[in-house]
C1' cells in the first nucleotide's frame, strides 16, 4: 500500500411508509419523521437497463429531452483493521 472485510471499535447513510400553504407538467427530486437495509447505500449519467415527456412511424420500433447512482457495469475519492 494492493486484495479482502469481522456478531470488532468509533461513526455514517437511509428503504417501504407518514407529513408537507417546497420544486416539477409527469417520471422524478427536497425537508421532518421512520428503518428495510447498506463497507462505498460518497460523488459522477460513460455503457447497459427501467421510468416520465416530446417528434417521426402503417407497425415493430428510431431518434431528442428529463429522472434513476438503493437495477447493473465502469471511474473515481474515502474511515477503520480481525483473519
Nucleotide at each position: 500500500c494492493u486484495c479482502c472485510g469481522a456478531u470488532a471499535a468509533a461513526g455514517g447513510c437511509a428503504a417501504a411508509c407518514c407529513a408537507u400553504a417546497c420544486c416539477g407538467a409527469a417520471a422524478g427530486g427536497g425537508u421532518g419523521g421512520g428503518a428495510c437495509g447498506c463497507a462505498a447505500a460518497g460523488c459522477c449519467a460513460c455503457g447497459g437497463g427501467c421510468c416520465c415527456c416530446g417528434a417521426u412511424c402503417a407497425a415493430g420500433a428510431u431518434c431528442g429531452g428529463g429522472g434513476u447512482a438503493g437495477c447493473c457495469g465502469g471511474g473515481u475519492u474515502a474511515c477503520c483493521g480481525a483473519a